[in-house]
């Protein structure tokens, strides 16, 4: 110097811009003598960070930071 990645506690999704989901985990309730398993529900993120474009940005553009990788 080139490339990739950065989204709930963890692992990831998010089709061409229309205000974010899943699995696991956590909590509550049900079931059980109890535990596990199972079922139902809930909490939890405004998308690494700072700007720009736009009526509207996780998504487009620019800078920066971190991690991985190539030379």
């Nucleotide at each position: 110097g080139g490339g990739a990645u950065a989204u709930g506690g963890c692992u990831c999704a998010g089709u061409u811009g229309g205000u974010a989901g899943a699995g696991c985990g956590u909590c509550a309730c049900g079931u059980u003598c109890g535990c596990a398993a199972c079922g139902u529900g809930a909490a939890g993120g405004c998308c690494g960070u700072g700007g720009g474009u736009u009526c509207g940005a996780a998504u487009c553009c620019c800078g920066c930071u971190a991690u991985c990788u190539c030379c």